[in-house]
Molecule: transfer RNA
Organism: Candidatus Avelusimicrobium excrementipullorum
RNA sequence: UGCGGGGUAGAGAAGCCUGGUAUCUCGCAAGGCCCAUAACCUUGAGAUCACUGGUUCAAAUCCAGUCCCCGCAA
Numbered sequence: 001u002g003c004g005g006g007g008u009a010g011a012g013a014a015g016c017c018u019g020g021u022a023u024c025u026c027g028c029a030a031g032g033c034c035c036a037u038a039a040c041c042u043u044g045a046g047a048u049c050a051c052u053g054g055u056u057c058a059a060a061u062c063c064a065g066u067c068c069c070c071g072c073a074a
Base pairs, nucleotide, nucleotide: 001073002072003071004070005069006068007067010026011025012024013023020057028044029043030042031041032040050066051065052064053063054062
């Protein structure tokens, strides 16, 4: 420098192609159950979806640019 993959709650992923409520598992908090703990059950908090701009009634999703991580080639 070119090509490819990736960036979404504390952690790991899905959702993107096909625009319309951001979902799941673990973790965290409260409650229930239990002699008690674990397990189990219920509820809740937690992500301005890497950043900036554009398109649109509406963008995690489409378009352009930028940044960061991983791999391949030179």